[in-house]
Context: one part of a larger RNA
Molecule: small-subunit ribosomal RNA, 5' domain
Organism: uncultured bacterium
């Protein structure tokens, strides 16, 4: 100088940051991921119409929503155990590769079947649940059909190149797709239908962009020789398996390599970058808070789903630990926000809001979001701003010194003359809103254009008044032997203490302890711990 800081005195106000560095310890409670009725059938509640002698049938709206179902959950958010690692920086390869949703180009979207949830009727269980058995639908699921191109195999042939090869043309065998659903308007039929055409949006085949990701490899960046030898899937070939895709990733068999003083191998620490601290630079030293990249979600393993997971709030098994039990059996997993025991010097609220950016779901409306915007708390840090300005000497009262003359405290106070930031009180008051919806109007009809009303957590917040109100409501810490800026008394008496280093106290202590005085910084000053 610098801090994520802590302890001691102190403490008025505001902006901006920041805030479990230790137990990757344990967790009570509530929230942290859902939306879609424009995919599907029902269930409930309601409006109009027709019709019924009444029970009612019937046709068409709205609203809601458990269930199938379709994206979403693999994004964000958290923490840093583990990891000396292609983990990560940074540079290259992929002719060895995948990529939902977006955007460009192109074609098709035919024909057809069986279920099954909710539901209804039963049965078990103390729950968690869970079985029978009866019906139903779909853009859930199943089968056939067409397939330019796509794809596997084979023939022939053109360019290329960077070793396996890339990339075209043609042929011949083989695989192989789909789903609708809205919005108006016409014709036909009228029993529910049937048929065209249209608006928006979906599905499926192929080429291509973006993007975001597997894999490979150069180089680069921790202590240890009181680790000197490691290694058998080891090292590399052949076949075979697997993957999206290279590759002992794996599996048979073959040779015996491979790696090592330029530190293998073992052992300890450690996430790793942009940065950040220090320094005049080399260079140490550090990765908190923000970004990026990776890892990891009680502790070990494992798939399954899916474009993408080996998945924090998903499953399945094992464990340990909690809880529930009717004892048969069941449930969890805050390194999400908040909070609670605990550890610990030491670290915030069981706040408010989706208005704003911003994500999922939808066509929209809009729901959802402890993401994120705010607010609370703490001088923990930075910057600002106060606590009063001008005059004032008779050098005033006190204090303290003192050579008893005075000196000092000190223009400091008292007085006098002014101001009123901040704070309080009062009044008035935004921006943050682009956009969106709801009604109305134009016209050149387009994702069109104007007018009007709503839509703000913060929050009557900031700002603002020559408003009010009085100098009024605001100073304190360290030190004063040297180094280091600031000196006397008086008490003690090698004691009590004081201390970064030198070193002070043993009867005149500028070193200890009180006072006066003065240096220093100031809402802080100091000390302790860490780096340079």
């Nucleotide at each position: 100088g610098a801090c994520g800081a802590a302890c001691g005195c102190u403490g008025g106000c505001g902006g901006c940051g920041u805030g479990c560095u230790u137990a990757a310890c344990a967790c009570a409670u509530g929230c942290a991921a859902g939306u879609c009725g424009a995919a599907c059938g029902g269930g409930c509640c309601u409006g109009c119409c027709c019709u019924u002698u009444u029970u009612u049938g019937g046709g068409u709206g709205g609203g809601u929503u458990a269930g199938u179902g379709g994206c979403g959950a693999a994004c964000g958010g958290g923490u840093g155990a583990g990891u000396a690692u292609c983990a990560c920086g940074u540079g290259a390869g992929u002719a060895a590769c995948c990529u939902g949703c977006c955007c460009c180009c192109u074609g098709c979207u035919c024909c057809u079947g069986g279920a099954u949830a909710a539901c209804g009727c039963u049965c078990u269980g103390a729950a968690a649940g869970g079985g029978g058995u009866g019906c139903u639908a779909a853009u859930a699921c199943g089968g056939g059909g067409u397939g330019u191109g796509c794809u596997g195999g084979u023939g022939c042939u053109g360019c290329c190149g960077c070793a396996u090869g890339g990339u075209g043309g043609u042929g011949c065998c083989g695989g192989g797709a789909u789903a609708g659903g809205u919005u108006c308007c016409c014709c036909u039929g009228u029993u529910u239908g049937g048929g065209g055409g249209u608006u928006c949006u979906g599905g499926u085949g192929g080429g291509g962009g973006a993007u975001g990701g597997g894999c490979u490899c150069g180089c680069g960046g921790c202590c240890u020789a009181u680790c000197a030898g490691c290694u058998u899937g080891u090292u590399g070939g052949u076949g075979g398996g697997g993957u999206g895709a290279u590759g002992g990733c794996c599996u048979a068999c073959c040779a015996a390599g491979g790696c090592g003083g330029u530190g293998a191998c073992g052992g300890g620490u450690a996430g790793c970058c942009g940065g950040c601290c220090u320094g005049a630079g080399a260079g140490g030293g550090u990765g908190g808070a923000c970004g990026g990249c990776c890892a990891c979600a009680c502790u070990g393993g494992g798939a399954c789903u899916g474009a993408g997971a080996c998945a924090c709030g998903g499953c399945c098994c094992a464990g340990a630990c909690u809880c529930c039990u009717g004892c048969g059996g069941g449930a969890g997993g805050c390194a999400g926000c908040a909070g609670u025991g605990g550890g610990g010097g030491g670290u915030a609220u069981u706040g408010c809001g989706c208005a704003a950016u911003a994500g999922g779901c939808g066509g929209a409306a809009g729901c959802c979001u402890g993401a994120c915007g705010c607010a609370g708390c703490g001088a923990c840090g930075c910057c600002g701003c106060g606590u009063g300005a001008g005059g004032g000497a008779c050098g005033g009262a006190g204090g303290c010194c003192u050579u008893c003359g005075g000196g000092u405290u000190g223009u400091g106070a008292a007085c006098c003359u002014c101001u009123u930031u901040c704070g309080c009180c009062g009044g008035u008051g935004g921006a943050g809103a682009a956009g969106g919806c709801g009604c109305c109007c134009c016209c050149g009809u387009g994702u069109g254009g104007g007018g009007u009303g709503c839509u703000g957590a913060c929050u009557g917040u900031a700002g603002c008044c020559g408003g009010g109100u009085u100098a009024a409501g605001a100073a304190g810490c360290g030190c004063c032997g040297g180094c280091u800026a600031a000196c006397u008394a008086c008490g003690u008496g090698c004691c009590a203490g004081c201390a970064g280093c030198c070193g002070c106290g043993g009867u005149a202590a500028u070193a200890c302890g009180u006072a006066g005085g003065g240096c220093g910084c100031g809402a802080g000053c100091g000390u302790u711990g860490u780096c340079c």